[in-house]
Context: one part of a larger RNA
RNA sequence: CUGGGCGUAAAGAGUACGUAGGUGGUUAAAUCAGUCGGAUGUGAAAGCCCCAGGCUUAACUUGGGAAUUGCAUUCGAUACUGUUUGACUAGAGUACAGUAGAGAGAAGCGGAAUUCCUAGUGUAGCGGUGAAAUGCGUAGAUAUUAGGAAGAACACCAGUGGCGAAGGCGGCUUCUUGGAUUGAUACUGACACUGAGGUACGAAAGCGUGGGGAGCAAACAGGAUUAGAUACCCUGGUAGUCCACGCCCUAAAUUCCUAGAACUAGAUCGUUGGGGGGCUUGACCCUUUAGUGGCGCAGCUAACGCGUUAAGUUGACCGCCUGGGGAGUACGCCGGCAACGGUAAAACUC
Numbered sequence: 001c002u003g004g005g006c007g008u009a010a011a012g013a014g015u016a017c018g019u020a021g022g023u024g025g026u027u028a029a030a031u032c033a034g035u036c037g038g039a040u041g042u043g044a045a046a047g048c049c050c051c052a053g054g055c056u057u058a059a060c061u062u063g064g065g066a067a068u069u070g071c072a073u074u075c076g077a078u079a080c081u082g083u084u085u086g087a088c089u090a091g092a093g094u095a096c097a098g099u100a101g102a103g104a105g106a107a108g109c110g111g112a113a114u115u116c117c118u119a120g121u122g123u124a125g126c127g128g129u130g131a132a133a134u135g136c137g138u139a140g141a142u143a144u145u146a147g148g149a150a151g152a153a154c155a156c157c158a159g160u161g162g163c164g165a166a167g168g169c170g171g172c173u174u175c176u177u178g179g180a181u182u183g184a185u186a187c188u189g190a191c192a193c194u195g196a197g198g199u200a201c202g203a204a205a206g207c208g209u210g211g212g213g214a215g216c217a218a219a220c221a222g223g224a225u226u227a228g229a230u231a232c233c234c235u236g237g238u239a240g241u242c243c244a245c246g247c248c249c250u251a252a253a254u255u256c257c258u259a260g261a262a263c264u265a266g267a268u269c270g271u272u273g274g275g276g277g278g279c280u281u282g283a284c285c286c287u288u289u290a291g292u293g294g295c296g297c298a299g300c301u302a303a304c305g306c307g308u309u310a311a312g313u314u315g316a317c318c319g320c321c322u323g324g325g326g327a328g329u330a331c332g333c334c335g336g337c338a339a340c341g342g343u344a345a346a347a348c349u350c
Stems, first nucleotide, its partner, number of pairs: 003322004007304002012318001014201004021194003025088007033081002035077008049065006091191001092188004096183004103177007110154001114150008125136002162169002206247006215241002220236004261314003266295001269293010279282001299306002323350003332343004
């Protein structure tokens, strides 16, 4: 390479949009590029293979054939693919009317708690632990009452509930805004799917500048524990956590399951958001659709398990894997303020 694979053995890129490319619904006609068939020319000879002949045989050799799967020209076939032209509506989309939602951004507001400050009451302890001590407190703490300030997070509702491409999103109100879904009609008429490069987003931590700083808390200090204790426990405590702007671009970024399409048993199983119908109008029944869960047939799987939300059966596109270690490392290049990230070997060894 031909292959075989990618839930857990190596392997789905963190996610989306999208360029080139690849693939692509129904129907009619044209064309004949791909495809298929015939003919001609060429495809040197020798060799290989087959048949026959010549040296006593063989090796060797002579003649003929086949093969040379190719290329070119030409004549045909027209189902499929392509191309061109026309048409269609089942894919896709637009318009209209509803619905649900922690989807996103901005501004404002609220109460509980915590800490601090001021004042009152009040007196000797408080705090903390397995037990203690460090610590706080007669300069009046802890407790309690009233007032004030600040920052951060939003109890209950809350739910294998909802929304979002993923990361993620949860007090309330307003403004701006994205997507989904349902219904019935009208319209466009394949406008679609995937997507190398590319672009955008991307938890936490970290970085830069300027703010902010209640609580928590790497580092650090002290007290304990211990043989030691650079820890676990305790008392403190700085970056950070928060905001604005700009970077970083990584995660067990996981459903370890790429995105999209079609088909394939079920249940008197559950749940969320819509639509339709029925009657006894209800905490009801039937049905349909879009999600989200627990089981389960066939089938698949090494097994575990998956099972219309597939890991089943198909076809199309991209990414990735190819024994363990060395190593996601070195070198080079690209990106970054840096931290570091991306790409990515080999020697050697088992």
Predicted 3D model of a 350-nucleotide part of an RNA (small-subunit ribosomal RNA, central domain) from an uncultured prokaryote.
It matches the Rfam family "Bacterial small subunit ribosomal RNA".